Description
This is a predicted complex of two RNAs, RNase P RNA and transfer RNA, with 456 nucleotides together. It holds a member of the Rfam family "Bacterial RNase P class A". About the family: Ribonuclease P (RNase P) is a ubiquitous endoribonuclease, found in archaea, bacteria and eukarya as well as chloroplasts and mitochondria. Model confidence (mean pLDDT): 78 of 100.

[in-house]
RNA sequence: AGAGCAGGGAGGGCGGCCGCUGGCGCGUUUUUGCGCGCUGGAGGAAAGUCCGGACUCCGAAGGGCAGGGCGCUGGGUAACACCCAGGAGGGGUGACCCUACGGAAAGUGCAACAGAGAGCAGACCGCGAAUUCGCUUAUUUAUAGCGAACGCAAGGGUGAAACGGUGAGGUAAGAGCUCACCAGCGGCCCGGGUGACCGGGUCGGCUUGGUAAACCCCGCCCGGAGCAAGACUAAACAGGGGGGAUUGAGCGCUGCCCGCGCGAGCCCCCGGGUGAGUCGCACGAGGCGCCGGGCAACCGGCGUCCCAGAUAAAUGGCCGUCGCCCGUUGAGCGUGAAUCGCCUGCGGGAACAGAAUCCGGCUUAUAUCCCUGCUCUGACG
RNA sequence: GCCCUCAUCGUCUAGUCAGGUCUAGGACACCGCCCUUUCACGGCGGCGACAGGGGUUCAAAUCCCCUUGAGGGCG
Numbered sequence: 001a002g003a004g005c006a007g008g009g010a011g012g013g014c015g016g017c018c019g020c021u022g023g024c025g026c027g028u029u030u031u032u033g034c035g036c037g038c039u040g041g042a043g044g045a046a047a048g049u050c051c052g053g054a055c056u057c058c059g060a061a062g063g064g065c066a067g068g069g070c071g072c073u074g075g076g077u078a079a080c081a082c083c084c085a086g087g088a089g090g091g092g093u094g095a096c097c098c099u100a101c102g103g104a105a106a107g108u109g110c111a112a113c114a115g116a117g118a119g120c121a122g123a124c125c126g127c128g129a130a131u132u133c134g135c136u137u138a139u140u141u142a143u144a145g146c147g148a149a150c151g152c153a154a155g156g157g158u159g160a161a162a163c164g165g166u167g168a169g170g171u172a173a174g175a176g177c178u179c180a181c182c183a184g185c186g187g188c189c190c191g192g193g194u195g196a197c198c199g200g201g202u203c204g205g206c207u208u209g210g211u212a213a214a215c216c217c218c219g220c221c222c223g224g225a226g227c228a229a230g231a232c233u234a235a236a237c238a239g240g241g242g243g244g245a246u247u248g249a250g251c252g253c254u255g256c257c258c259g260c261g262c263g264a265g266c267c268c269c270c271g272g273g274u275g276a277g278u279c280g281c282a283c284g285a286g287g288c289g290c291c292g293g294g295c296a297a298c299c300g301g302c303g304u305c306c307c308a309g310a311u312a313a314a315u316g317g318c319c320g321u322c323g324c325c326c327g328u329u330g331a332g333c334g335u336g337a338a339u340c341g342c343c344u345g346c347g348g349g350a351a352c353a354g355a356a357u358c359c360g361g362c363u364u365a366u367a368u369c370c371c372u373g374c375u376c377u378g379a380c381g
Numbered sequence: 382g383c384c385c386u387c388a389u390c391g392u393c394u395a396g397u398c399a400g401g402u403c404u405a406g407g408a409c410a411c412c413g414c415c416c417u418u419u420c421a422c423g424g425c426g427g428c429g430a431c432a433g434g435g436g437u438u439c440a441a442a443u444c445c446c447c448u449u450g451a452g453g454g455c456g
Base pairs, nucleotide, nucleotide: 001377002376003375004374005373006372007371008370009369010368012322013321014320015319016318017317018316020041021040022039023038024037025036026035027034028033043352047363048362050361051360052359053358054357055226056225057224058223062258063257064256065255067222068221069220070219071218072086073085074084075083076082087101088099089098090097091096102217103216107215108214109211110210124156125155126152127151128150131149132148133147134146135145136144164182165181166180167179168178169177183207184206185204186203187202188201189200190199191198192197230279231278232277233276240270241269242268243267244266250262251261252260286305287304288303289302290301291300292299293298324349325348326347327346328345330343332342333341334340382455383454384453385452386451387450388449391409392408393407394406401439411427412426413425414424415423432448433447434446435445436444
């Protein structure tokens, strides 16, 4: 200098004017309200609503089946599909990154096309002087050749995948058929680790493929609905019409069974009214700082701060100035020369987006800029 | 705001649950040819799609995740 990896941060500042909205105070008003002053007023994702909780109601919600979710180990947490640390596998020269990562020697299923054969494997080409039969040569036998039976699976070929690999022995040809080494699997033993697992030894020729984001098995977790939950106040209309099922019926809490409760009514459609206010609702698993524990996630203690709350929905607009980025002017400066940097003038630009019960995560979107640590390559010293 | 469902030719749809001869089938529409004096009808042929991206798998319209779009319900 170039290329790259990981982590973190910012997401414009100040001032003026005009507005919007919550709270408090004062004034005024019969009240609603109005005016003035002070003060608070979007985000890192407020988003998607994908997980987990708090909270509220349903009957404090009990059991079983069904259904759904999660899935290496240890830890963190209110909880999690999240986070941290580690293990294994995979990728990269490397910094480092990725992994829905339990079980396929419980069982069932699936594998199109091609191919001889696709999961109890199999023989198209091929290989075969063992064995049997036939034919040819030949007087006959032997030998040789051809063919068939039969044997084989080394080589070729098909496929995403063909039932360990290399070498030697062995054989008619061959084959874990035998042996050596290597790879994997299983049993046993030793050592390390809380554990996943790792290292080593020994035995067994055992070679037992893929798919569980197919059914399934194993382990753990899950009652349902959601702030339009729900509670209260006020107002208005009505005490209706039609249809259906049932008579220990029906309803209550997604499906089924049991259990429990309500119980003289129940379900569906049509019709009528209201469509207002208050609470829930802003102090919380809260923010910041310091100290301590822990590799870390995180936890504990002390101090300090109060930090949006709307309901058709506020958080905005304009101007000035400074800062940032882009383009450009200048025989300016660094500098001898610049396409590099600075200065100066002009013009332009500033993303994604936006609270709606709250919180912890994940995921997705994001112009531009900054900081820290590290890796590889090249050149020079 | 909260909670569900769906997406296949121009249109309506089959296939998705249970992955494979799917090179995705059918109807209507459109285009060309034939038939007819001509049009219509009819016959033959053609054109034309899995919302986008990623993953699992030998293989994805189908299974899983994210995004986009559309529709529905609630006091």